[in-house]
């Protein structure tokens, strides 16, 4: 340094449901909880691809299109701790 991830080791995060707040909504943040749980569930959303919502705008009014709004626990991109069973 790279490639790899154990019933090691020292630890780390926490899905879902509820409970309160924010928000048009996706979603977010706190408590609680502990999953097919996770070796990056650590950062990054105009570095890139996909997703989701539709308040406001457009509209031929289908209740359709759209992100500047949200998701990293999708893929990705960047950075780490122990180690070589």
């Nucleotide at each position: 340094u790279a490639a790899c991830g154990a019933u090691a080791a020292g630890g780390g995060c926490a899905a879902a449901g509820c409970u309160g707040c924010g928000g048009a909504a996706a979603c977010g943040c706190a408590g609680u909880g502990g999953c097919u749980g996770c070796a990056a569930a650590g950062c990054u959303a105009c570095a890139g691809g996909g997703g989701c919502u539709a308040a406001g705008g457009c509209g031929a009014c289908a209740u359709g299109c759209u992100a500047u709004g949200c998701c990293a626990g999708c893929c990705a991109g960047c950075u780490g701790c122990c180690g070589u069973a």
About this RNA
The prediction has a mean pLDDT of 84. A computed fold for an 85-nucleotide RNA from Ectobacillus ponti, annotated as c-di-GMP-I riboswitch aptamer. Lineage of the source: Bacteria > Bacillati > Bacilli > Bacillaceae > Ectobacillus. The RNAcentral record of the sequence draws on Rfam.